[in-house]
RNA sequence: GUACGAGAGAGGGCCUCUAAAAGGGGCCGCCGAAGGGGCAUAGCUGGCUCUGAGCCGGGGGGAGCCGGUGAAACUCUCAGGCAAAAGGAUCGUAC
Numbered sequence: 001g002u003a004c005g006a007g008a009g010a011g012g013g014c015c016u017c018u019a020a021a022a023g024g025g026g027c028c029g030c031c032g033a034a035g036g037g038g039c040a041u042a043g044c045u046g047g048c049u050c051u052g053a054g055c056c057g058g059g060g061g062g063a064g065c066c067g068g069u070g071a072a073a074c075u076c077u078c079a080g081g082c083a084a085a086a087g088g089a090u091c092g093u094a095c
Stems, first nucleotide, its partner, number of pairs: 001095006011028001013027005029082003035078001036076003043069009
């Protein structure tokens, strides 16, 4: 990745066009598990300062400060979704 199975949340919201639960226009209320955005610690990394081991220098190590990178089921709610259907992160089985 493919196939099969399981798979949550939230108004069938109001007005209007339309045969309509789909779609368009207007108005509110909500959800997070397509996708997308954001960030912590650790780790990795750069710079600066300080730093004992007989003394000086170098190196290593250490400490502090300032950056870079840094995940999610957390968070945002852009997108998407709020009867059923479809979709659906993720899990299981097979390839």

A computed fold for a 95-nucleotide RNA from an Anaerolineae bacterium, annotated as Glycine riboswitch aptamer.
The model forms 84% of the base pairs in the Rfam consensus.
It was read from a public genome assembly, where an Rfam model found it.